[in-house]
Molecule: FMN riboswitch aptamer (RFN element)
RNA sequence: AUUUUCCUUUGGGGUUUGGUGCAAUUCCAUACCGGCGGUCAAAGUCCGCGAACACCAUACGGUGCCGAAUGGGUGAAACUCCCAUACCGACGGUUCACCACGCGAAACCGCGUGCCACAGUCCGGAUGAGAAAAGGAAAAA
Numbered sequence: 001a002u003u004u005u006c007c008u009u010u011g012g013g014g015u016u017u018g019g020u021g022c023a024a025u026u027c028c029a030u031a032c033c034g035g036c037g038g039u040c041a042a043a044g045u046c047c048g049c050g051a052a053c054a055c056c057a058u059a060c061g062g063u064g065c066c067g068a069a070u071g072g073g074u075g076a077a078a079c080u081c082c083c084a085u086a087c088c089g090a091c092g093g094u095u096c097a098c099c100a101c102g103c104g105a106a107a108c109c110g111c112g113u114g115c116c117a118c119a120g121u122c123c124g125g126a127u128g129a130g131a132a133a134a135g136g137a138a139a140a141a
Stems, first nucleotide, its partner, number of pairs: 002140009017029003031121002033089002035049004044087002053064004069085005091124003099114006
């Protein structure tokens, strides 16, 4: 150094400025963010994995599902670098009012229902889980 087992630790970022509006970090313009391993050379968009979500009575497990890029340049080599222009992002939640309708001796008012605004970035599950990384211990050939 290799393989196997065990232990410990680590292990996800981001709404700026303005507009519309009763109301928006949710819409529009703009801004901002990018888990892990691999790949002749560095990747959100290539290959794979994890998370999330659905189902399996239960889940530590299994199955399914799982987004998005082109052009030019440099080079021995890049869908990874540089330039330009694009694109993508789980699940649940998210005022109050106006107005309409219903009820109540109820113009006013109160109660109920409907209407209304849509999140990668806010709040929540989650001080969770985890791909994996680092360190340590033991054993084997």